[in-house]
Molecule: transfer RNA
Organism: Campylobacterota bacterium
């Protein structure tokens, strides 16, 4: 150079054949229990879906381009 796959919450991840308002778990933060602390049980905070376009009546989703990260080819040496 070339090729696959991935980039959604602090952090580890779903998200279907494009369609209602983008979710789960943990973390965190407030209350409960407790003698206390852990565990547990209750609500809560938290997102420009990597980035720029484009394509739809609509894009987390489909295309094109960057950027970044993990693999495999191949070159050089």
């Nucleotide at each position: 150079g070339g090729g696959u796959c991935g980039u959604u919450a602090g952090c580890u991840c779903a998200g279907c054949u494009g369609g209602u308002u983008a979710g789960a778990g943990c973390u965190c933060c407030c209350g409960g229990c407790u003698c206390a602390u852990a565990a547990c049980c209750g609500g809560g905070c938290g997102g420009u879906c990597g980035c720029u376009g484009g394509u739809u009546c609509g894009a987390g989703u489909c295309c094109a381009g960057c950027a970044c990260g993990a693999c495999c080819c191949a070159c050089c040496a």